[in-house]
RNA sequence: CUCUGAUAAAGGCAAACUUCGGGAAACCGAAGGGCGCAAAACUGCGGGUCCACAAUUAUAGUGGAAAGCUGGGUUACCAAG
Numbered sequence: 001c002u003c004u005g006a007u008a009a010a011g012g013c014a015a016a017c018u019u020c021g022g023g024a025a026a027c028c029g030a031a032g033g034g035c036g037c038a039a040a041a042c043u044g045c046g047g048g049u050c051c052a053c054a055a056u057u058a059u060a061g062u063g064g065a066a067a068g069c070u071g072g073g074u075u076a077c078c079a080a081g
Base pairs, nucleotide, nucleotide: 003081004079005078012037013036017032018031019030020029021028022027035068041074042073043072045071046070047069049065050064051063052062053061
């Protein structure tokens, strides 16, 4: 340095749900909460998914969402192997 991720160590994040706020919605933020996660850190590039609008025989379209669906890109603690 790379791979790998243990009955290791120090930590980290925070699902569902509840309350408050924002949004047309998907969903987002804060507090509580803890299902889980070795990248559950960042990234909307590919596939898929969700919302809205419009349109159509039906697709396609435009805008938005989501990184804890999946593949990829970037960065990263520790060290049994």